[in-house]
């Protein structure tokens, strides 16, 4: 820490579930089912070749 709930370790360019919207289905709806959009990780700093991850303020 995505609209909400909450994962996310020996630091390695971020994930589920609900929800939203397509699309499938149905005489028609729901419900199951596929797909997709949605994130400056609470702010600002330092470390570091690299930070949601170590340090610090608030």
């Nucleotide at each position: 820490u995505a609209g909400c709930u909450c994962a996310g370790u020996u630091g390695g360019u971020a994930g589920a579930g609900c929800a939203u919207u397509g699309g499938a289905g149905u005489g028609a709806u729901a419900a199951c089912c596929c797909a997709a959009a949605g994130g400056u990780c609470g702010u600002g700093g330092g470390u570091u070749a690299g930070a949601u991850u170590c340090c610090c303020a608030c």
Predicted 3D model of a 58-nucleotide RNA (transfer RNA) from Paramuricea clavata. Taxonomically the source falls in Paramuricea (Eukaryota, Opisthokonta, Eumetazoa, Anthozoa). It matches the Rfam family "tRNA". Rfam describes the family as follows. Transfer RNA (tRNA) molecules are approximately 80 nucleotides in length. The family's RNA type in Rfam is transfer RNA. The coordinates come from a structure-prediction model, not an experiment, and the mean pLDDT is 83.